[in-house]
Context: one part of a larger RNA
Molecule: small-subunit ribosomal RNA, central domain
Organism: uncultured prokaryote
RNA sequence: UUGGGUUAAAAGGGCCCGUAGGCGGGGCUCUAAGUCAGUGGGAAAAGCCUGCAGUUCAACUGUAGAACUGCCAUUGAUACUGUUAACCUUGAGUUCAGUUGGAGUAGGCGGAAUGUGUAGUGUAGCGGUGAAAUGCUUAGAUAUUACACAGAACACCGAUAGCGAAGGCAGCUUACUAAACUGAUACUGACGCUGAGGCACGAAAGCGUGGGGAGCGAACAGGAUUAGAUACCCUGGUAGUCCACGCCGUAAACUAUGAUUACUCGAUACGAUAUACUGUCAGUGUCUAAGCGAAAGUGAUAAGUAAUCCACCUGGGGAGUACGGUCGCAAGAUUGAAACUC
Numbered sequence: 001u002u003g004g005g006u007u008a009a010a011a012g013g014g015c016c017c018g019u020a021g022g023c024g025g026g027g028c029u030c031u032a033a034g035u036c037a038g039u040g041g042g043a044a045a046a047g048c049c050u051g052c053a054g055u056u057c058a059a060c061u062g063u064a065g066a067a068c069u070g071c072c073a074u075u076g077a078u079a080c081u082g083u084u085a086a087c088c089u090u091g092a093g094u095u096c097a098g099u100u101g102g103a104g105u106a107g108g109c110g111g112a113a114u115g116u117g118u119a120g121u122g123u124a125g126c127g128g129u130g131a132a133a134u135g136c137u138u139a140g141a142u143a144u145u146a147c148a149c150a151g152a153a154c155a156c157c158g159a160u161a162g163c164g165a166a167g168g169c170a171g172c173u174u175a176c177u178a179a180a181c182u183g184a185u186a187c188u189g190a191c192g193c194u195g196a197g198g199c200a201c202g203a204a205a206g207c208g209u210g211g212g213g214a215g216c217g218a219a220c221a222g223g224a225u226u227a228g229a230u231a232c233c234c235u236g237g238u239a240g241u242c243c244a245c246g247c248c249g250u251a252a253a254c255u256a257u258g259a260u261u262a263c264u265c266g267a268u269a270c271g272a273u274a275u276a277c278u279g280u281c282a283g284u285g286u287c288u289a290a291g292c293g294a295a296a297g298u299g300a301u302a303a304g305u306a307a308u309c310c311a312c313c314u315g316g317g318g319a320g321u322a323c324g325g326u327c328g329c330a331a332g333a334u335u336g337a338a339a340c341u342c
Base pairs, nucleotide, nucleotide: 004313005312006311007296012310014201017198021194022193023192025088026087031082033081034080035077036076037075038074039073040072048065050064051063052062053061054060091191092188093187094186095184096183097182098181099180100179103177104176105175106174107173108172109171110154114150115149116148117147118146119145120144121143125136126135162169163168206247207246208245209244210243211242215241216240220236221235222234223233258309259308260307261306262305263304266287267286268285269284270283271281272280273279274278291298292297315342316341317340324335325334326333327332
């Protein structure tokens, strides 16, 4: 490279937008670039095949023939692809009227719980465990009542549910913003799909500056357990967890299943919607036929049948390491070998 693959064997990029590129709806017109056909040319030698001739045969040599992709020129063909021009409406989008939801950002408000403070009642324990102890407590704890303050998270509803590109999103409410769906068919008229580089977003942890700090809690300390116990259990407890701004850019970022489009037997539940009681499916699940699959399974939300584009894989280890480059404050991320070995 060809071929074959990517749910779990190696392999789908974390995710969106989008540049170049690749691919692209219907009929008509132009052109003839691709495409197809004819013609010309395509030196000789070599090679080929079929003959012939020569060397006593052969190799070899001579002669004739066929062939000579590509490339070049020229004459045509116009189905397909491309180009040109004006159209079309089914793809795509816009408009109008509705519907939906933990979608996002900013602000305001709320109650329960927890902790702390003050005051009251009250007296000897509380707490914790398998059992204990460390710990707290007569300087009055725990418990209980009232008031106050603080920070964080939002019980029930709650789900096999909903929304979002993914990460993710849940008390109530206001403002702003985005999206999807349904209906009307009013408008634009292929404006589309994918997308190397690129750009935005991207859990948790971590980093920088400044706040905040109730609970929880890496590190750390103590008590236990144990042969030991740098653990599991217990008592404490710092970073952190929270907020603002700025970095980091990774996860089993998982449906381990890239995006888009078309087609393909059924059952059932949810959700949405229209009409009015039965339908429909942009959506979410379960079971299943055919098919597919090594099998597990999958099965209209495909891993089926096809098409376009991108990403990725090529025995295990060495190794996601070394070196170099890029990025980063750092941690590190990204790109990413080889020797050697089995």